Transfer RNA from an uncultured Bacilli bacterium, 72 nucleotides, folded computationally.
RNA sequence: CGCGGGGUAGAGCAGUGGUAGCUCGUCGGGCUCAUAACCCGGAGGUCGAAAGUUCAAAUCUUUCCCCCGCAA
Numbered sequence: 001c002g003c004g005g006g007g008u009a010g011a012g013c014a015g016u017g018g019u020a021g022c023u024c025g026u027c028g029g030g031c032u033c034a035u036a037a038c039c040c041g042g043a044g045g046u047c048g049a050a051a052g053u054u055c056a057a058a059u060c061u062u063u064c065c066c067c068c069g070c071a072a
Stems, first nucleotide, its partner, number of pairs: 002070006010024004018055001026042005048064005
């Protein structure tokens, strides 16, 4: 230098054009003598960055950054 995969909540991951979600964690409440477990509720995201296409972009296009791998 070339090719492929990935970047979405604190962690692990869904979401292929039309309200950004799940599990765990976290916070509050319930239950309990108490803790765990269990039940209910909440907070937490400028979707890696910038631009383009579109009425509308996490999603399509381009460039760049970071991580993993392949080849040389």